RNA sequence: UAUAAAGUUACGCUUAAUUUUCAGCAUAUGCUGAGAAGCGGGGGAACCAUUUUUUUGGGGCGAAUCAAUUCAUAUUGUAGGGAACCAUCUUUCCCGAGCCCGACAGCUAACCUCGUCAGUAGUAGAUGGGUCAAAUU
Numbered sequence: 001u002a003u004a005a006a007g008u009u010a011c012g013c014u015u016a017a018u019u020u021u022c023a024g025c026a027u028a029u030g031c032u033g034a035g036a037a038g039c040g041g042g043g044g045a046a047c048c049a050u051u052u053u054u055u056u057g058g059g060g061c062g063a064a065u066c067a068a069u070u071c072a073u074a075u076u077g078u079a080g081g082g083a084a085c086c087a088u089c090u091u092u093c094c095c096g097a098g099c100c101c102g103a104c105a106g107c108u109a110a111c112c113u114c115g116u117c118a119g120u121a122g123u124a125g126a127u128g129g130g131u132c133a134a135a136u137u
Base pairs, nucleotide, nucleotide: 012120013119014118018037019036020035021034022033023032024031025030038116039115040114041113042112043111048106055103057104058101059100060099061098066077067076068075069074080095081094082093083092085129086128087127088126089125090124
């Protein structure tokens, strides 16, 4: 100096998944239960839309859909999505899964209802706009 692995670093990054109150348990940080706010999802009139489900079942969350090849596994691409203050452009790297409802749902005001997990050490440049800090006056 280069490569690989492990650890630390969690202001941060992906995600809706954050803040907080009370009670109990614990006794570094916390855990459980019930709430509130914020953020997010589903159901649900009229009008409008669909006339098309009826096993070729149908539908929902999510960026994660589709195509070709393959006996199959798998491979190659692809709609779409992510990368550290924000937006745009270029560039580089990556994801392109999984799960759920249970015969059933278009949109949808009022209304009803559900979730608030999980994971994680990392592209750079240009233009414009911001935030913070330091120094000087």